[in-house]
Context: one part of a larger RNA
RNA sequence: GGAUAAACGCUGGCGGCGCACAUAAGACAUGCAAGUCGAACGGACUUAACCGAAAGUUUACUUUUGGAGCGGUUAGUGGCGGACUGGUGAGUAACACGUAAGCAACCUGCCUAUCAGAGGGGAACAACAGUUAGAAAUGACUGCUAAUACCGCAUAUACCUAAGUAUCACAUGGUACAAUAGGGAAAGGAGCAAUCCGCUGAUAGAUGGGCUUGCGUCUGAUUAGAUAGUUGGUGUGGUAACGGCACACCAAGUCGACGAUCAGUAGCCGGACUGAGAGGUUGAACGGCCACAUUGGGACUGAGAUACGGCCCAGACUCCUACGGGAGGCAGCAGUCGGGAAUAUUGCGCAAUGGAGGAAACUCUGACGCAGCGACGCCGCGUGGAGGAAGAAGGUCUUCGGAUUGUAAACUCCUGUUGUUGGGGAAGAUAAUGACGGUACCCAAUAAGGAAGUGACGGCUAACUACGUGCCAGCAGCCGCGGUAAAACGUAGGUCACAAGCGUUGUCC
Numbered sequence: 001g002g003a004u005a006a007a008c009g010c011u012g013g014c015g016g017c018g019c020a021c022a023u024a025a026g027a028c029a030u031g032c033a034a035g036u037c038g039a040a041c042g043g044a045c046u047u048a049a050c051c052g053a054a055a056g057u058u059u060a061c062u063u064u065u066g067g068a069g070c071g072g073u074u075a076g077u078g079g080c081g082g083a084c085u086g087g088u089g090a091g092u093a094a095c096a097c098g099u100a101a102g103c104a105a106c107c108u109g110c111c112u113a114u115c116a117g118a119g120g121g122g123a124a125c126a127a128c129a130g131u132u133a134g135a136a137a138u139g140a141c142u143g144c145u146a147a148u149a150c151c152g153c154a155u156a157u158a159c160c161u162a163a164g165u166a167u168c169a170c171a172u173g174g175u176a177c178a179a180u181a182g183g184g185a186a187a188g189g190a191g192c193a194a195u196c197c198g199c200u201g202a203u204a205g206a207u208g209g210g211c212u213u214g215c216g217u218c219u220g221a222u223u224a225g226a227u228a229g230u231u232g233g234u235g236u237g238g239u240a241a242c243g244g245c246a247c248a249c250c251a252a253g254u255c256g257a258c259g260a261u262c263a264g265u266a267g268c269c270g271g272a273c274u275g276a277g278a279g280g281u282u283g284a285a286c287g288g289c290c291a292c293a294u295u296g297g298g299a300c301u302g303a304g305a306u307a308c309g310g311c312c313c314a315g316a317c318u319c320c321u322a323c324g325g326g327a328g329g330c331a332g333c334a335g336u337c338g339g340g341a342a343u344a345u346u347g348c349g350c351a352a353u354g355g356a357g358g359a360a361a362c363u364c365u366g367a368c369g370c371a372g373c374g375a376c377g378c379c380g381c382g383u384g385g386a387g388g389a390a391g392a393a394g395g396u397c398u399u400c401g402g403a404u405u406g407u408a409a410a411c412u413c414c415u416g417u418u419g420u421u422g423g424g425g426a427a428g429a430u431a432a433u434g435a436c437g438g439u440a441c442c443c444a445a446u447a448a449g450g451a452a453g454u455g456a457c458g459g460c461u462a463a464c465u466a467c468g469u470g471c472c473a474g475c476a477g478c479c480g481c482g483g484u485a486a487a488a489c490g491u492a493g494g495u496c497a498c499a500a501g502c503g504u505u506g507u508c509c
Base pairs, nucleotide, nucleotide: 001509002508003507004506006505007504008503009502010501013381014380015379016378017377018376019374021339026337027336028335030334031333032332035080036079037078040077041076043074044073045072046071050067051066052065053064054063055062056061057060087292088291089290097216098215099214100213101212102211103210106209107208111205112204113203114202115201116200117199119153121151122150128143129142130141131140132139133138159183160182161181162180164177165176166175167174168173188197189196190195218264219263220262225255226254227253230252231251232250233249234248235247236246237245267289268288269287270286271282272281273280274279294315295314296313297312298311317328318327319326320325345371347370348369349368353367354365355364356363357362384414385413386412387411394405395404396403397402418450419446420445421444422443423442424441428436453498454497455496456495457494458479459478460477464493465492466491467490468489474481475480
């Protein structure tokens, strides 16, 4: 000098774009953050127009009630989604990450393309009704019922398994062929219909993942030996898949001064800062990957989780309780307490972009879009312009002549950036739909009015005098100032620098 997720002191007019708990991965009141589908299903409630019955009478109306029913709402069964999005960086020195390869050892819902198919049956369980336990959370028993829920059967020359033939290869093997044997599917809904949306098997693709390997990836030897599922083999099991992944048996290996093991520290990268570069430092914000979700463990469901707002167990903590037993998890968005030098609103909207569900209308979405707070940062603008010497007054200094503040002010003439008031008023949306927002912007009026500080002035280092103080009070980044004329302390005037900031402190180059 540059940089900063900064903080502190003094000061502070406006706008745009960004950024904002680095500390306690401490504890959390309250609200919201993941639902959706009635075009899968049976109910329940409600109901326009319609048909009927009864009663009352004012004889064509009212009331009650039954049927069927266009619709509407939705607790439950069922489907898809809650594995995405969002948060945090505790752990992790590791195939976690980066990069380059491999899988003849693998999976992939939704999506795309192609081929083939959907025949015929059955038994339940919620809801519901009844009984019943409990303070509650939540149940228990009996009975009824539907389905795209569940279970058999049929069919399947494609698929799987086993053997066969041919061929290829990289060891296990790959590919192709054939009526060889064995095995395994399905669901309907909407519509007058056409048709559309779904369902089953298979192949290919796309997307997303899984696994393996080479290389790279901090410090310490005042850590030198480490290791028994340890290293390898055979077999079995398990997995989507390879594998000590697990188990049984057998062998005694395997790693290590090219630093094993142990200890400490740490999420990694694209990037960012700095530097002429080499390099050094760093990993806030944005993007990719990983890990975690009160602590530890476990599986279930599922295409996908060992699942932040799912389940079970144990621990700590908090809350409710009728003391028998229950409920909870903000490292989502706001917000609270605490900690700290220090970090924001319990805001508006789904209008846009994107996501989930749905045939759609649409619903949900603290993702996101916006607004609020903070000079925290970067950028831009303003605080007036021109003229104006009696060089006014005042201040300061003075050799008392004057010098300086200083064209500075006053005064004259202008301007209207900005501000204020009034009027108009967007783009962002595609026919409609705008939170932002009557915002940005435009026009008119108005008055110089509302808008300058901070630090320094001994040398480094641009900028000096007076008074006060008297090794005191104090200053200080280094050298050093101060003991009676201090350009170094304090105050004042003046000057210099930067400017809505300035200075100090911390950190990096």